About this RNA: This is a predicted structure of a 99-nucleotide RNA (SAM riboswitch aptamer (S box leader)) from an Anaerolineaceae bacterium. It was read from a public genome assembly, where an Rfam model found it. Model confidence (mean pLDDT): 85 of 100. Lineage of the source: Bacteria > Bacillati > Anaerolineae > Anaerolineales > Anaerolineaceae.
[in-house]
This record gives sequence, C1' cells and structure tokens, in this order.
RNA sequence: CUCUUAUCCAGAGAAGUGGAGGGAUCGGCCCGAUGAAACUUCGGCAACCAGCACAAACAGCAUGGUGCCAAAUCCGACAGGAAAACUGGAAGAUGAGAG
Repeated sequence: CUCUUAUCCAGAGAAGUGGAGGGAUCGGCCCGAUGAAACUUCGGCAACCAGCACAAACAGCAUGGUGCCAAAUCCGACAGGAAAACUGGAAGAUGAGAG
C1' cells in the first nucleotide's frame, strides 16, 4: 500500500517547549494570541487483540500491544425522499487478520 472483517450519536486533558495554524479532502460551520499544529512529560478514556480470572460466556479486570482524549466521523457530499427528519451507500478513522 491492497484485500477481508468489526466498530464509529458514549467516554476521556493538564503542564512544559513552540509560535500560526487546525478540524483527512471539497463546501459549510467551528476551534485558535485567553496560544493552533508539532514534540515532551504526566494523567485519563475505552476494551479491538494478547493476558488474567471464571464451570462457561457477547459479562469482569486493565498487566502488555494498539487506539483515542472540542463539536455525532462537527455537518453535508452519492442515492431514495417535495423538503426536513430518516435510511442506505461512498470516503475516512481505528482494531484484528491476510497478501
């Protein structure tokens, strides 16, 4: 990078460095000098995989591997629907597995 599969309306941030961007893309709408991105430290959330525990489990724990910690994946994008809602899909993200 590609494929398969599961999940995505819940949850969880402080400090230091830094110094203008960030929320994938596009449109919107937001966040940001009362300090963006990034990095570091500490903390936390969750429970996908491993582990532990159990007679067993789709329930438990949170030791390890990931992941995550503004807003529903922030909303929309394509199709259905007069439209809104909503439903499905695409794209994206994350885990596990395969190539």